[in-house]
RNA sequence: GCCGCUAUCGUCCAGGGGACUAGGACGCCGCCCUCUCAUGGCGGAAACCCGGGUUCGAAUCCCGGUAGCGGUACCA
Repeated sequence: GCCGCUAUCGUCCAGGGGACUAGGACGCCGCCCUCUCAUGGCGGAAACCCGGGUUCGAAUCCCGGUAGCGGUACCA
């Protein structure tokens, strides 16, 4: 250089055109429970990498970019 894969709450994962006002676990915060802590119960905050395009409608499809991972080629 070329090819492929990946990018979503703090972390790890779901979701692959409309019921997404984006879900779950852990973590965090609050309340309850407890003599206290832990455990447990209930509740809450928290995210679609960036820019375009297609579409009535995009986290989802297409193009470009950025970052990460893997493969491959060149290396006088």
The RNA shown here (transfer RNA) has 76 nucleotides and comes from a Solirubrobacterales bacterium. The source organism's lineage runs through Bacteria, Bacillati, Actinomycetota, Thermoleophilia and Solirubrobacterales. It matches the Rfam family "tRNA". Gene Ontology term of the family: triplet codon-amino acid adaptor activity. By type it is a transfer RNA. Its mean pLDDT, the model's own confidence on a scale to 100, is 82.